[in-house]
Predicted 3D model of a 101-nucleotide RNA (SAM riboswitch aptamer (S box leader)) from an uncultured Flavobacteriales bacterium. It was read from a public genome assembly, where an Rfam model found it. The coordinates come from a structure-prediction model, not an experiment, and the mean pLDDT is 78. Of the family's consensus pairs, 89% are formed in the model.

RNA sequence: CGCUUAUAAAGAAAGGUGGAGGGAAUGGCCCUUUGAAACCUUGGCAACCUGUAAAUUCUACAUUCAAGGUGCCAAAACCUAGCCCAGUGCUAUGAUAAGUG
Repeated sequence: CGCUUAUAAAGAAAGGUGGAGGGAAUGGCCCUUUGAAACCUUGGCAACCUGUAAAUUCUACAUUCAAGGUGCCAAAACCUAGCCCAGUGCUAUGAUAAGUG
């Protein structure tokens, strides 16, 4: 990087460095010098994986869970493409995780 599967309208801070962008793309509309991106420290949320420790016993490789690995911590993935049953709908696109080439 490609493919497959699953998930997402909920949730989650502060400080330092920095100095103009950021919210994927198009078009909007927002955030931002009352400091953007990025980096660092501590904290938190809980989607996936793991779970060497512990508990439960229904014995299912089940459930809870410390800790860990990614991820995330403005607005429904901010809305927006296409379809029609007009919806917290389906598909596409993007994101995250796991597996695989």